[in-house]
A computed fold for an 85-nucleotide RNA from Fictibacillus aquaticus, annotated as c-di-GMP-I riboswitch aptamer. Its Rfam family is "c-di-GMP-I riboswitch aptamer". Rfam's curators write: GEMM was predicted in a large-scale screen for bacterial structured RNA regulatory elements. Model confidence (mean pLDDT): 83 of 100.
């Protein structure tokens, strides 16, 4: 460099749930917490999925449909620590 993650080593991340806060929701943060993760590091103009107040079309109205909102711990792109059954 590549593969691999059996066995090791020094470590990292934090799920669900509780309080706080902010957001219309999705959800995100900080704090306790510990389901699990060799990338559960980074990425949203690869695919998919969630939300839909205000806006937009369509409908007589409910009602459908559209992200400029999210999700990276759903694939998927990248980078990267250690080690060799």
């Nucleotide at each position: 460099c590549a593969g691999u993650g059996a066995a090791a080593a020094a470590g990292g991340c934090a799920a669900a749930u509780c309080a706080c806060a902010g957001g219309a929701a999705a959800c995100u943060g900080u704090g306790a917490g510990a389901c699990g993760c060799a990338a559960a590091g980074c990425c949203a103009u690869g695919g998919g999925c969630c939300u839909g107040u205000a806006c937009c079309g369509a409908c007589u109205a409910u009602u459908c449909g559209g992200a400029u909102g999210g999700c990276a711990g759903c694939c998927g792109g990248u980078u990267g620590c250690c080690a060799c059954a």